Record summary: Model confidence (mean pLDDT): 80 of 100. The RNA shown here (transfer RNA) has 73 nucleotides and comes from Ruminococcus sp. Rfam family: tRNA. By type it is a transfer RNA.
[in-house]
RNA sequence: UUCCAGAUAGUCAAAUGGUUAAGACAAUAAACUGUAAAUUUAUCAAUUACGGGUUCGAAUCCCGUUCAGGAAA
Numbered sequence: 001u002u003c004c005a006g007a008u009a010g011u012c013a014a015a016u017g018g019u020u021a022a023g024a025c026a027a028u029a030a031a032c033u034g035u036a037a038a039u040u041u042a043u044c045a046a047u048u049a050c051g052g053g054u055u056c057g058a059a060u061c062c063c064g065u066u067c068a069g070g071a072a073a
Stems, first nucleotide, its partner, number of pairs: 001072004006067002010025003018056001027043005049065005
């Protein structure tokens, strides 16, 4: 320098352009228990990396930027 595939909650991670962005772990509270663990129930948290564009409608499509990874020279 070129190419490839990525960035979604504290962590992991799903979502064919259309419902309140699913779920697990974690955390908090309650129940249970002599106490704790386990279990059960409830709650919690994401302007979907950033800036634009397309569209009635964008996490999703297009362009650029940033960051981290891989391949080639």